[in-house]
RNA sequence: GGGCUCGUAGUCUAACGGUUAGGACGUCGCCCUGACACGGCGGAGAAAGGAGUUCAAUUCUCCUCGAGCCCA
Numbered sequence: 001g002g003g004c005u006c007g008u009a010g011u012c013u014a015a016c017g018g019u020u021a022g023g024a025c026g027u028c029g030c031c032c033u034g035a036c037a038c039g040g041c042g043g044a045g046a047a048a049g050g051a052g053u054u055c056a057a058u059u060c061u062c063c064u065c066g067a068g069c070c071c072a
Stems, first nucleotide, its partner, number of pairs: 001071007010025004018055001027043005048064005
């Protein structure tokens, strides 16, 4: 330099052109207990950045940034 894959809560991960972005772990509060653990209930917390297409974009297209793999 070229090609491919990817970027979603603190971490891992899912879905999909439209309805509240779902789940697990973690975290916070309450319950439970003599206490802790386990368990139960509940809360907060996320689309890398920009532009375009569209009535509507996290999803499709392009650019930038970043990560990984392959080739040279």
The RNA shown here (transfer RNA) has 72 nucleotides and comes from a Candidatus Aenigmatarchaeota archaeon. Lineage of the source: Archaea > Nanobdellati > Candidatus Aenigmatarchaeota. Its Rfam family is "tRNA". Its family is annotated with triplet codon-amino acid adaptor activity in the Gene Ontology. About the family: Transfer RNA (tRNA) molecules are approximately 80 nucleotides in length. By type it is a transfer RNA. Model confidence (mean pLDDT): 81 of 100.